[in-house]
Context: one part of a larger RNA
RNA sequence: UGACGGGGGCCCGCACAAGCGGUGGAGCAUGUGGUUCAAUUCGACGCAACGCGCAGAACCUUACCUGGGUUAAAUCCACCGGAACCCCGCAGAGAUGUGGGGGUGCCCGCAAGGGAGCCGGUGAGAAGGUGCUGCAUGGCUGUCGUCAGCUCGUGUCGUGAGAUGUUGGGUUAAGUCCCGCAACGAGCGCAACCCCUGUCGUCAGUUGCCAACAGGAAAGCUGGGCACUCUGGCGAGACUGCCGACGUUAAGUCGGAGGAAGGUGGGGAUGACGUCAAGUCCUCAUGGCCCUUAUGCCCAGGGCUACACACGUGCUACAAUGGCUGGUACAGAGGGUCGCGAGCUCGCGAGAGUAAGCCAAUCUCAAAAAACCAGUCUCAGUUCGGAUAGAAGUCUGCAACUCGACUUCUUGAAGUCGGAAUCGCUAGUAAUCCCGGAUCAGCACGCCGGGGUGAAUACGUUCCCGGGCCUUGUACA
Numbered sequence: 001u002g003a004c005g006g007g008g009g010c011c012c013g014c015a016c017a018a019g020c021g022g023u024g025g026a027g028c029a030u031g032u033g034g035u036u037c038a039a040u041u042c043g044a045c046g047c048a049a050c051g052c053g054c055a056g057a058a059c060c061u062u063a064c065c066u067g068g069g070u071u072a073a074a075u076c077c078a079c080c081g082g083a084a085c086c087c088c089g090c091a092g093a094g095a096u097g098u099g100g101g102g103g104u105g106c107c108c109g110c111a112a113g114g115g116a117g118c119c120g121g122u123g124a125g126a127a128g129g130u131g132c133u134g135c136a137u138g139g140c141u142g143u144c145g146u147c148a149g150c151u152c153g154u155g156u157c158g159u160g161a162g163a164u165g166u167u168g169g170g171u172u173a174a175g176u177c178c179c180g181c182a183a184c185g186a187g188c189g190c191a192a193c194c195c196c197u198g199u200c201g202u203c204a205g206u207u208g209c210c211a212a213c214a215g216g217a218a219a220g221c222u223g224g225g226c227a228c229u230c231u232g233g234c235g236a237g238a239c240u241g242c243c244g245a246c247g248u249u250a251a252g253u254c255g256g257a258g259g260a261a262g263g264u265g266g267g268g269a270u271g272a273c274g275u276c277a278a279g280u281c282c283u284c285a286u287g288g289c290c291c292u293u294a295u296g297c298c299c300a301g302g303g304c305u306a307c308a309c310a311c312g313u314g315c316u317a318c319a320a321u322g323g324c325u326g327g328u329a330c331a332g333a334g335g336g337u338c339g340c341g342a343g344c345u346c347g348c349g350a351g352a353g354u355a356a357g358c359c360a361a362u363c364u365c366a367a368a369a370a371a372c373c374a375g376u377c378u379c380a381g382u383u384c385g386g387a388u389a390g391a392a393g394u395c396u397g398c399a400a401c402u403c404g405a406c407u408u409c410u411u412g413a414a415g416u417c418g419g420a421a422u423c424g425c426u427a428g429u430a431a432u433c434c435c436g437g438a439u440c441a442g443c444a445c446g447c448c449g450g451g452g453u454g455a456a457u458a459c460g461u462u463c464c465c466g467g468g469c470c471u472u473g474u475a476c477a
Base pairs, nucleotide, nucleotide: 001477002476003474004473005472007471008470009469010468011467012466013465015461016460019425020424021423022422023421026316027315028314029313030312031311032310033309034307035306042053043052064302065301066300067299068298069297070296076125077123078122079121080120081119082118085102086101087100088099089098090097091096106115107114108113128291129290131289132288133287137285138284139280140279141278142276144274149188150187151186152185153184154183155164156163157162168179169178170177194268195267196266197265199236200235201234202233203232204231205230208226213223214222215221239262242256243255244254245253246252318418322377323376324375325374326373327372334365335364336363339358340357343354344353345352346351384415389410390409391408392407393406394405395404431453432452433451434450435449436448437447
């Protein structure tokens, strides 16, 4: 100087408390451990591994296993042959091997022929490795933590390590600001500048509007019009600016006015010096080591989907604030031409047939659902719950046996609110309800986003956890 303390002081954080909803019990989905297996590819392991890499494992992916094959892909050079390319057959699981047919482009040239380009063969160098080492590395990332800290120059003090500044008194979300002070300044962080959202103005009008007029059975449907809504460019607006109180006349705090908004308005992006030899050599790059008729490459099939069990994360429930049936409203944000597909017909349905429109504020996916109204069920393992199973089908795809999703009929399991323990959340939040998107042929209870309905509670900081500042002890570095 640090680190540590079941030392002290001050102060924060859904840290506790106060509340609301969960997990832990059930069934299923998914990840992991374990076990099994020819293989169940590999990585990730307290917080910070375990719906994680995987924003899509039937083939492919694929790295694993079994078997079959192989000097094999790309680029460059030399030589030889042929235009490129397309079609058909045979053997084979395919990779591959083999046979036949069609076919002549561009530039120079009358032609013969030559050249560029492409394909095949041979030779030479050269390649290839998701093999090992993340404890050799770059890059990227997680975490403490959006915590308020981390340092430097000069000066001063100290033999020195170092101290001071950065401590102190107030204050703040903040090393934020004020005052004081052997310090005076400065840098990286904080804040602001950036984006979205909340109010208004302005510009613009193939979205919107009986707002006013006309037509029409009706529908912004048409004429017509940019007032409103909206869209999106520019601008205004919030600064403790004003008033009062408190405070040191300060920084600031509390209350008030005005205001759409008030003291950082709400949200996002933004992550200091560093810590964990944290994670990644399976994104990529790369040192070293290793393999080179194989640890490379191609192919078929299998596996990654196994199953006595254990754990994590979720979904659906156990019902009446509910289930079922009928009716009837109200979103936002997105996607769409190898696509979205209205309407009509067929089918109980998943869907099929046909087909208008739309490269989309124009057409379409599209129905929003919970809610509301009416009826029914009357507390039961039930008209709750839907696992499991049988049968018949639909769709995607070369192909759904291993191993897809969905539909219909039948079957109806566990489950009556969950031990010890444990998680999230402070407001348009929790809870609850649907919608869209990426990936994608198909496949979502996951992920990312969108809106609808919409709470309860916070006395307080003694205690648990994590953190910041000062101080104290130490046989630790």
Small-subunit ribosomal RNA, 3' major domain from a soil metagenome, 477 nucleotides, folded computationally. Rfam family: Bacterial small subunit ribosomal RNA. The full RNA is in RNAcentral, with records from SILVA. Its mean pLDDT, the model's own confidence on a scale to 100, is 84.